[in-house]
Molecule: Glycine riboswitch aptamer
Organism: uncultured Actinoplanes sp.
RNA sequence: CCAUGCGGGAGAGACCGGCGCAUCGUUAUGGAUCGCGGCGGCGCCGAAGGGGCAAAUCCUCCCCGGAACCUCUCAGGCAAAAGGACCGCGUGGG
Numbered sequence: 001c002c003a004u005g006c007g008g009g010a011g012a013g014a015c016c017g018g019c020g021c022a023u024c025g026u027u028a029u030g031g032a033u034c035g036c037g038g039c040g041g042c043g044c045c046g047a048a049g050g051g052g053c054a055a056a057u058c059c060u061c062c063c064c065g066g067a068a069c070c071u072c073u074c075a076g077g078c079a080a081a082a083g084g085a086c087c088g089c090g091u092g093g094g
Base pairs, nucleotide, nucleotide: 001093002092003091004090005089006088007087008086013042015041016040017039019037020036021035022033023032024031043078044077045076049074050072051071052070057065
């Protein structure tokens, strides 16, 4: 430095609309409810990944290079779950 196991691990709408399915109810339609699916719209987050940049940087100058939890939000995410930079411990390898 890499991989792996365990533990910890933040932020932001469980938003709005209509469609389908399901349940309740009805002669039927309308309607109501929670949940699921995918679609559209606006708002927002930043710690997978991705993009961008400074100084230091062999004597001088120029060029190139030049990090990030900084920044952009493409991707991703905004109940739970999953994921999650990073941290701790264990194991294996270089």